[in-house]
Molecule: transfer RNA
Organism: Pseudomonadales bacterium
RNA sequence: GGCCCCGUGGUGUAGUUGGUUAACAUACUUCCCUGUCACGGAAGAGAUCGCCGGUUCGAGCCCGGUCGGGGUCG
Numbered sequence: 001g002g003c004c005c006c007g008u009g010g011u012g013u014a015g016u017u018g019g020u021u022a023a024c025a026u027a028c029u030u031c032c033c034u035g036u037c038a039c040g041g042a043a044g045a046g047a048u049c050g051c052c053g054g055u056u057c058g059a060g061c062c063c064g065g066u067c068g069g070g071g072u073c074g
Stems, first nucleotide, its partner, number of pairs: 001073007010026004019057001028044005050066005
């Protein structure tokens, strides 16, 4: 340098023939429970999907560029 894969709440993932309210687990906050903690129960906050641009009525999803990580070839 060429090619391929990955990048989504704090963490780990799901969601990709474009169409809502981006879902689950765990963590976190509050309340209940308890003598206290833990466990258990209820509720809640938290990501505009690496970044920029484009296509479209509409993009996490399609296209181009770019950054980071991994693999492979030379």